[in-house]
């Protein structure tokens, strides 16, 4: 310097062919317990890494800029 790869919720990940965001922890409030834990109901939590472009419509495609990783010089 040069290739590939990741970037969605507090955390570690789904998200199929673009039609419009989910799961398991974790978190909060109720029940069950003497009281904690496990169990049981409910719920809150997202500029989808910035930014631009394409297209009726974009987490999903194209550009570009940042982080992190892994390889190569």
């Nucleotide at each position: 310097g040069g290739g590939c790869g990741c970037u969605u919720a507090g955390c570690u990940c789904a998200g199929c062919u673009g039609g419009a965001a989910g799961a398991g922890c974790g978190c909060u409030u109720c029940c069950c317990u003497u009281a904690c834990a496990a169990g049981g109901a409910a719920g809150a939590g997202g500029u989808c890494g910035g930014g631009g472009g394409u297209u009726c419509g974009a987490g999903u495609c194209c550009c570009u800029c940042a982080g992190c990783g892994c390889c190569c010089a």

A computed fold for a 73-nucleotide RNA from Actinobacteria bacterium RBG_16_68_21, annotated as transfer RNA. Rfam family: tRNA. By type it is a transfer RNA. About the family: Transfer RNA (tRNA) molecules are approximately 80 nucleotides in length. Its mean pLDDT, the model's own confidence on a scale to 100, is 82. It was read from a public genome assembly.